[in-house]
RNA sequence: GCCGCGUUCGUCUAGUGGCCCAGGACACCGCCCUCUCACGGCGGAAACACGGGUUCAAUUCCCGUACGCGGUA
Repeated sequence: GCCGCGUUCGUCUAGUGGCCCAGGACACCGCCCUCUCACGGCGGAAACACGGGUUCAAUUCCCGUACGCGGUA
C1' cells in the first nucleotide's frame, strides 16, 4: 500500500429500518432503611466515532474520513 472486521452512557455490553426522546449490569448522584457504615429498596444523570448519501423514516443500509485489531506482498 491492499483486503477484511470493529467503533453505542465513566466501564462492560444489548439492539438492528418505525414499537426507541436507545435497554441492562457495575460505577456515580439523591432519597428511604440503619444509632452510623455496609447490605437492601426506590429514583436520577449519562452513549450510537465524524462527514455525506439512500429512504416518508437511519444507531441500523451505502460511500468516504479518523482510530483500533487481524491478514497479505